The RNA shown here (Lysine riboswitch aptamer) has 168 nucleotides and comes from a Bacillota bacterium. The coordinates come from a structure-prediction model, not an experiment, and the mean pLDDT is 77. The organism belongs to Bacillota, within Bacteria.
RNA sequence: GUUAAAGAUAGAGGUGCGGGCAAUAAAUAGUACGUGUACGGAGUUGCCAACUGUGAUGGCACGGAAAGGGAUGCUCGCCGAAGCUAAAGUCUAGGCAAAGGCUUUUGCUGGGCUUGUAUUUAAUAAAUGCAAGACUGUCACCCAUUAGGGUGGAGUGCUAUCUCGUAA
Numbered sequence: 001g002u003u004a005a006a007g008a009u010a011g012a013g014g015u016g017c018g019g020g021c022a023a024u025a026a027a028u029a030g031u032a033c034g035u036g037u038a039c040g041g042a043g044u045u046g047c048c049a050a051c052u053g054u055g056a057u058g059g060c061a062c063g064g065a066a067a068g069g070g071a072u073g074c075u076c077g078c079c080g081a082a083g084c085u086a087a088a089g090u091c092u093a094g095g096c097a098a099a100g101g102c103u104u105u106u107g108c109u110g111g112g113c114u115u116g117u118a119u120u121u122a123a124u125a126a127a128u129g130c131a132a133g134a135c136u137g138u139c140a141c142c143c144a145u146u147a148g149g150g151u152g153g154a155g156u157g158c159u160a161u162c163u164c165g166u167a168a
Base pairs, nucleotide, nucleotide: 002168006163007162008161009160010159011158014079016078017077018076019075020074021073022072033063034062035061036060037059039058043051044050046096047095048094082109083108084107086105087104088103089102090101091100092099110136111135113133114132115131116130117129118128119127138153139152140151141150142149143148
């Protein structure tokens, strides 16, 4: 001086990821709900509770929403960004279940796109799971020499710098 492993810092992938705020248009929907009824006559919810012949579910008439979600604009934080599966705890409506939110743990996924299918939803929107396809970033090996091409792997990865210094 080179250098394994380890640690720290900073970066890259791009129709990149997630959060917040705003205005509301669209849709939810003439739905939920409220009032009336000389209609109608026993249920309303998966279960219990509760309500109901002092009239339920419905019909008719009048009135008539909202939340969640999507898209747009602005802004913030970032590159296991983040998403999903399972389990535990907790919150949300009378209770349980279901559904949704938050936290922790476990496992899977490099990334976006397209198509098909399943779930969820009002929704053929969006999201998520699975499968396929090409594209793209990264590393290893091989071919070519000039750009490139082929195969394979995964993000606790890759690149750069610094610290340290195993073997030789």